A computed fold for a 74-nucleotide RNA from a Nanobdellota archaeon, annotated as transfer RNA. Model confidence (mean pLDDT): 85 of 100. Lineage of the source: Archaea > Nanobdellati > Nanobdellota.
[in-house]
RNA sequence: GCCUCAGUAGCUUAGCCCGGUAGAGCAGAUGAUUCGUAAUCAUCAGGUCGGGGGUUCAAAUCCUCCCUGAGGCU
Numbered sequence: 001g002c003c004u005c006a007g008u009a010g011c012u013u014a015g016c017c018c019g020g021u022a023g024a025g026c027a028g029a030u031g032a033u034u035c036g037u038a039a040u041c042a043u044c045a046g047g048u049c050g051g052g053g054g055u056u057c058a059a060a061u062c063c064u065c066c067c068u069g070a071g072g073c074u
Stems, first nucleotide, its partner, number of pairs: 001073007010026004020057001028044005050066005
């Protein structure tokens, strides 16, 4: 230098192919339960989907250029 894959909540990730309300588990907060703790149950909060630009009525998803990481070729 070239190719492939990955980047989404504090952490692990689904959704991407084929555009149409951003979900789950753990962790966190509050409440219930308990003499108290743990466990369990209920509720809540937490995301400008790695960044810029483009297409579109509408982009996590499509196009493009970058950044970061992993692997491969030379």